[in-house]
c-di-GMP-I-GGC riboswitch aptamer from a Chloroflexota bacterium, 87 nucleotides, folded computationally. Model confidence (mean pLDDT): 80 of 100. The organism belongs to Chloroflexota, within Bacteria.
RNA sequence: AGCGAUAAAGGCAAAUCCACCGCAAGGUGGAGGCGCAAAACUACGGGCCCUGGGCUGUAUUCGUUUAGGAUCGCCGGGUUGCCACUG
Numbered sequence: 001a002g003c004g005a006u007a008a009a010g011g012c013a014a015a016u017c018c019a020c021c022g023c024a025a026g027g028u029g030g031a032g033g034c035g036c037a038a039a040a041c042u043a044c045g046g047g048c049c050c051u052g053g054g055c056u057g058u059a060u061u062c063g064u065u066u067a068g069g070a071u072c073g074c075c076g077g078g079u080u081g082c083c084a085c086u087g
Base pairs, nucleotide, nucleotide: 001086002085004083011036012035016031017030018029019028020027021026034073040079041078042077044076045075046074047071049069050068051067052066053065054064055063
């Protein structure tokens, strides 16, 4: 530098359940383990989702716009890093 087939040292932890926090999306802790070679960190771009307001509209559905939020285990970007193998 490339790479992630196997293995080792180990790591993380989906759904679900319990407790708590939040209007909600969702979060934290415990149990759990579907998966993960960045499933580590970062909301920078896009997406999805939630809450409030505006507009359209007969309209509480829907559409659109705006403000705030949420998700990095949706995709991309940025930062850092373990092990094996190859050079």